[in-house]
Small-subunit ribosomal RNA, 5' domain from an uncultured bacterium, 494 nucleotides, folded computationally. The full RNA is in RNAcentral, with records from ENA, Greengenes and SILVA. It matches the Rfam family "Bacterial small subunit ribosomal RNA".
Context: one part of a larger RNA
Order: sequence, then C1' cells, then structure tokens
RNA sequence: AACUAACGCUGGCGGCGCGCCUAAUACAUGCAAGUCGAACGAGAUAGCAAUAUCUAGUGGCGCACGGGAGAGUAACACGUGGAUAAUCUCCCCUCGAGAGAAGAACAACCAGUCGAAAGAUUGACUAAUACUUCGUAAGACCACAGAAACGAAUGUUUCAGGGGUAAAAGUCGUAAGACGCUUGAGGAUGAGUCUGCGUCCCAUUAGCUAGUUGGUGUGGUAAUGGCUCACCAAGGCAACGAUGGGUAGCUGGUCUGAGAGGAUGAUCAGCCUCACUGGAACUGACACACGGUCCAGACUCCUACGGGAGGCAGCAGUAGGGAAUAUUGCACAAUGGGCGAAAGCCUGAUGCAGCGACGCCGCGUGAGUGAUGAAGGACUUCGGUUUGUAAAGCUCUGUUGUCAGGGAAUAAAAAAAUGAAUGUACCUGACGAGAAAGGACCGGCUAACUUCGUGCCAGCAGCCGCGGUAAUACGAGGGGUCCAAGCGUUGUUC
Repeated sequence: AACUAACGCUGGCGGCGCGCCUAAUACAUGCAAGUCGAACGAGAUAGCAAUAUCUAGUGGCGCACGGGAGAGUAACACGUGGAUAAUCUCCCCUCGAGAGAAGAACAACCAGUCGAAAGAUUGACUAAUACUUCGUAAGACCACAGAAACGAAUGUUUCAGGGGUAAAAGUCGUAAGACGCUUGAGGAUGAGUCUGCGUCCCAUUAGCUAGUUGGUGUGGUAAUGGCUCACCAAGGCAACGAUGGGUAGCUGGUCUGAGAGGAUGAUCAGCCUCACUGGAACUGACACACGGUCCAGACUCCUACGGGAGGCAGCAGUAGGGAAUAUUGCACAAUGGGCGAAAGCCUGAUGCAGCGACGCCGCGUGAGUGAUGAAGGACUUCGGUUUGUAAAGCUCUGUUGUCAGGGAAUAAAAAAAUGAAUGUACCUGACGAGAAAGGACCGGCUAACUUCGUGCCAGCAGCCGCGGUAAUACGAGGGGUCCAAGCGUUGUUC
C1' cells in the first nucleotide's frame, strides 16, 4: 500500500460497486423452458347454428442457449501462433433446379381389464407438414475411364464421358401473394481434430512402457490416428528430469513495486470441466445432455408391503459447518433469448427494489460576532495558568432533515398505446440550529504531558522494554496528537 475480509467500540445521509473464501454437505416449499390451432384429427365452453375461445393427444421448432459451481484436471486443459490437401455446421444470407402419383397405419376419442398409487394393458375407429411405396433428377453421392493447370505432398482445381443410387408438404388468403418443403453451390456463424512454443513443487521419486512404438490389413468416425481388432517387426520415453508423489481449473487481468520481479486468479470477460456417486447409450445439425432416458450404488420420501418417487454446484429460502457473507421481494417497462405469420405467451437471463459502513467516492453534524477572558473542571511556585471565542448572548443560513405542492428521462422508425423501478430522481415553498461524533494514541521508534491511585502487585507490550513509594510506559482525571462516520485490532500478500 492492498483486501470478496472478520472482531471490538461507535454510527447522520447519498451515489456506484461488492456480499458462503468453510461442507462439490443434506435439502421442506414456491418459481427457474416452453411455444405453435395459419401442420392435424378430436373434445369442451359460450343454450342451438354461424362464429369465437380453450387444449389432453399426434406433429414441428426449442429445451446442447441462457443460469450455477470449480470437485476433477499438470493436460494440446489454457495462452499464443499455425494446419485441416483429414472435417461437420440447425436456423440465417446469396445463386441454381424442383415439388408428379399412390398407399398402409398409430395416438387422441370410444368400450373394457389390472393396480393402493405410479402407471400398465386389450379391442375397435381416425387425420396430418407423422410414416411408406412408385415416378422424375443434376455439376450431389458411388464405382469406372480421360485431358489440362497447380502444389512441398498422400493430392487439389477445372473441362468433357457413359453407368448406377437417392427427393419433396403443404398451410393461410377471394386473389395477388406470404410463410413453409426437397436437392445442390457459395457465404456467414459455431464446432471437431492435429501441431510449434509457453505453463507449480519434490531426485529424501531414476528408471518407465505389451496396444506399449512402428508397419500391413479390417472395423469405426463428420474426420486423421492403436481409436479398435488380427497378423508382423521390436520398438518408444528418460538427468534438456521420463515414471511416480504432492498441489492446482487456465487466461485477459488484480495487488504490490521506481522498475525488474513477487503474490494472486473474488466481482466483469474468454476458454475448459462438472451436475447425488460410477457407468452407458438414445434422440438430434450439435449432448453422451444441471431442471432427459437406462443400469448399478449411497441417501431421503410414499406405500394397501405387491411396488413406486427424488436429486437447488438455477433464484429465493432451511438445517449444518464456520470468525464470516443478504429477501421464500417487484416486473417482463427496457436489453436479450425461445416459439409463433401475427397478436402474443414464456423467461429467478435481465432490469429493479430490500438487507449489510463490506469497499470506494461525495456531503453534513452549522456560519458570523462575542473578554467581566463568566461559571465549573484541571494544574499551581497560590501570583496565576489552562480548558478558551470555546460556551452563554446577539445576528444569520437551510446543505441534510420533516411536511406540503409540482414532477421526469429511461419509450423505441407514420399515428396511438405501453414504466417494475416510482410519485423515485429532480424543482419550489414552509418549518427549524433544531435530529446527526466518535475511535485510537501521547517512554523511544512516532505527532502528542501533567496530577492522583497502585507499589515487580494489579497490569502494559509490535521491538527495545515499563511496574519493587515521587511511574510522561499500569489504572483514572485534566490537557494534547492523529484520523474521522469511522477508528483500532487480527489475518493474508507485496
């Protein structure tokens, strides 16, 4: 000097930030991911019809984002620079081509059955942008066979050839058209993989390794590769520290320092990893998936004992642990996200409010005048000195405060509407010095001195050291010094 701090004493206001560092311990309750009826049948409500609204189911898109945590990880995890001639990319943009014909079902609904429940099951009916078949199709894909150009290269690009393979869906609208659908090329975005260099401590860890190192082939992947498997060879790493052990998310940054460096990785931002513990795949453009599935385990709960349900390291909140860390708040008004043609719906992301002097910054607790230098206190050489212009008194001001009146911006393309925060910020008026100062220290280091009490006692102390009868060092009073809504102590870093 600094702090995600804590503790002690004290405490007026505002702005902006920050707020479980410990038990990745266990969790009551509520909410945190839905949406589309302009894909589809059906049902319900509005008495019926027309029409409108609602939605359990089929279907589509989303749920891989956003939010949390740092357990693991010393690693291509991260940072930085490259490679991909070894790759994928929903939605979006640009350019090209297309959408012909037919069919079979399954939910819902209905009628049953079983079960305490969770739920399961039988029969019959039905629609679609769900599913299937046929047709058509390229410069797409597959195998074949050429030419040219280029490249460090297994090759890449371009041109022309015949053969084979694979597609589609409609909805709204009077219509125009709009939104969709299929298949290509390019882009954008995102992601995968490989790689040079850098990245803590221990040698009181010196040898490690059989899918191990390489090859051929097979399988697998979007893709390279011992990624996997079969066979073959015997390699590969290591004092330039392998292997083992310990510790740890990494970075931009942050703190300190003149710098070099040292320490650190809260908040904010990028990347990685994890989601009760361990394992696995499914769906999908993307997951091996926090609020999905399956299996095993521990734990908790329900049960009619046959069987079931759950996962706050989301936001609040509870218990526990701890020196220690907040509300079971308001709103989708803004920004952004998902769905939708739209209206809109959802959004504990986010915007705000609440609590906490936890931090930084700003403001106030009054200003002027006032000497009989009042009283009181303290000291005293008893003359006085000091507290001290301090108070009182007089004259003012109104920051802040209280009350009253007014009252935003944040809101957004032509108009209208739309504000959680909020009657907030801010402005005006009235009232009223009223309601607002403490903490540590005063032997030296180190700014600041005296009296009394105590008598190596009680106590102080960062170091040196004070205290045994005149203590500026203990305790109290007076006085003073330094900071100030804070001041000290402790802890940690430089």